[in-house]
Context: one part of a larger RNA
RNA sequence: GCCUACGAGUUACUCCUCCCUGGCAAGGUUAAGUCUCUUGAGAGACGGAGCCGCAGCGAAAGCGAGUCUGAACAGGGCGCAGAGUCAGGGGGGGUAGACGCGAAACUUUGUGAUCUACCCAUGGGCAGGAUGAAGUUUGGGUAAAACCAAAUGGAGGUCCGAACCAGUUUACGUUGAAAAGUAUUUGGAUGACCUGUGGGUAGGGGUGAAAGGCCAAUCAAACUGAGAAAUAGCUCGUACUCCCCGAAAUGCCUUUAGGGGCAGCGUCGCGGUCGAGUCAUAUGGAGGUAGAGCUACCGAUAGGACUAGGGGGAGUCACAUCCUACCGAAUCCUGACGAACUCCGAAUGCCAUUUGAUAUACGCGGCAGUGAGGCCUGGGGUGCUAAGGUCCCGGGCCGAGAGGGAAAGAACCCAGACCGCCGGCUAAGGUCCCAAAAUUUAGACUAAGUUGAACAAAGGGGGUCCACUUGCUUAGACAGCCAGGAGGUUGGCUUGGAAGCAGCCAUUCCUUUAAAGAGUGCGUAACAGCUCACUGGUCGAGCGAGAGGGCAUCGAUAAUAAUCGGGCAUCAAGUCUAAUACCGAAGCUGCGGAUUAUAGCAAUAUACUGGUAGGGGAGCAUUCCCUUCGCGGCGAAGGCGCACCGGCAAGGUGCGUUGGAGCGUAGGGAAAAGCAAAUGUAGGC
Repeated sequence: GCCUACGAGUUACUCCUCCCUGGCAAGGUUAAGUCUCUUGAGAGACGGAGCCGCAGCGAAAGCGAGUCUGAACAGGGCGCAGAGUCAGGGGGGGUAGACGCGAAACUUUGUGAUCUACCCAUGGGCAGGAUGAAGUUUGGGUAAAACCAAAUGGAGGUCCGAACCAGUUUACGUUGAAAAGUAUUUGGAUGACCUGUGGGUAGGGGUGAAAGGCCAAUCAAACUGAGAAAUAGCUCGUACUCCCCGAAAUGCCUUUAGGGGCAGCGUCGCGGUCGAGUCAUAUGGAGGUAGAGCUACCGAUAGGACUAGGGGGAGUCACAUCCUACCGAAUCCUGACGAACUCCGAAUGCCAUUUGAUAUACGCGGCAGUGAGGCCUGGGGUGCUAAGGUCCCGGGCCGAGAGGGAAAGAACCCAGACCGCCGGCUAAGGUCCCAAAAUUUAGACUAAGUUGAACAAAGGGGGUCCACUUGCUUAGACAGCCAGGAGGUUGGCUUGGAAGCAGCCAUUCCUUUAAAGAGUGCGUAACAGCUCACUGGUCGAGCGAGAGGGCAUCGAUAAUAAUCGGGCAUCAAGUCUAAUACCGAAGCUGCGGAUUAUAGCAAUAUACUGGUAGGGGAGCAUUCCCUUCGCGGCGAAGGCGCACCGGCAAGGUGCGUUGGAGCGUAGGGAAAAGCAAAUGUAGGC
């Protein structure tokens, strides 16, 4: 992991409540028990104890269809104007383990020191080698000592290193050879050493050279039985079918926030009005949002004018006075801002009323679930006008929604799946091939494979197309080529020099000219030289400048190999404009069939039938019991296979075969009554 079996809303009660069915009814009903008949899931009779109802109000005395409060014959509160009760069944609640399994723990009774910690008693063990303390002896030495040397001696939590004890390093092992090992390496190895045997200390206790270590593979409180089915607002699981409806993730409160209570939203039953609900139409209202505005307030605000005041300067003994490219209230002009500004002011929405359409609103009662929501879009707050962020409001969708499109994809686009059909039409989106349908029609753009659904900006550019404005041009433009581009003069100043061209000044002037600046740039130390403006010639038809729009271009960097979904595509299979046809879904429609609801006697008609939590309804199957009718060794149940049936299903029936002894129909009744899941339990493989 699979198979088989087992496996979770049960049962009890003098309890509460609601519904259904039945009996009796202002009443209803017996309990224990007794008797008779009977052995059964007993039946009938008796038994009135008791219980519920028939009257309430008040704390009570008490009064009573009333009563309490109160001074009240006021008002108000709770009552009265008759329906209950017993039984059976069902929904829910209560008390019990109360749908099942599951703690970490707590209390208490005992059992453990054969493991291990420490202690006590009594035994045992430590190859070999090294070092050489004290003391002693002898010699030297001293007044005597001290002291020195040699020898002797054999100390030590001394040294090296086996046994023994330990466990430092690395590798292996890690469904192991082993629930802690093996190999290598390493530490101690006469000591606070190791070890045998016997004994002691016990669970909030022991023992501990102290790690919260160890106390029998268990330790921040051992193990065993019991309280005990502890408790678990938590997790997981909770078993056949079909039909109808169908949520919520919000508000308030909560030692409350992943739990609850009440309300909201769902469902089922009952009631009842004829218009409360919803939609449309018209009319009338309240209101201060969007917008707008501000010499209409408050606040803030740019530039200018004007100016009180201030700063700075001049002046003066001190004032006065004057100046000011400084600051600047108020006022004026121009411009402009504001959630907590408003002289103004919508659209929607909201509240009424009118008209029309439509079976929803509403009340009471039973049962719930929900009270973690999410995304998209619009209006806002917060944040960074960040977030697949967060908090509100309006709408949609997912949640609980399948189908088609978007390559793939909860929410985006289209569209709401009762069933069947090898029918038809469309939506979004598509029509070269993969791949259903146009290599469709007319026109334009793009050259970047831009692009081909969803990836980009500031900014840059004689990319290219379109429409426009404005100059020049056959009296010859623009570009190229040929030629000229001069004189006063090296203008003046400055300067070492300054001659068109370092710099400064200027009335940048005059002359000759077709034209030529007191000079556009390069150049020189300064000159020179080259060039431009400007002019002529040549050539022969368009040439510049500006602003705007379309498409393209650069800007352009990401981690495994690339790609528009791919192949691929260039008068397109790209982009824009217009048009026609076709494809395309569970949409719509055709034919056949079913469910539910309403109407109806019916035929039938109309509408409906996605669905999680959840509510309601109808059924199937299993075991046993009662009654009934049957089957069975001429083969029951069970197994396997085939066929058929029913309104879909849960299922049922028949036949064959296997099997070898019981089983079923119909009508009722009662439940240990349905398994895929619980790291479910047991067995098997």
A computed fold for a 685-nucleotide part of an RNA from Pontibacter silvestris, annotated as large-subunit ribosomal RNA, domain II. The source organism's lineage runs through Bacteria, Pseudomonadati, Cytophagales, Hymenobacteraceae and Pontibacter. Model confidence (mean pLDDT): 83 of 100. RNAcentral holds the full RNA, with entries from ENA. Rfam family: Bacterial large subunit ribosomal RNA. Its family is annotated with ribosome and structural constituent of ribosome in the Gene Ontology.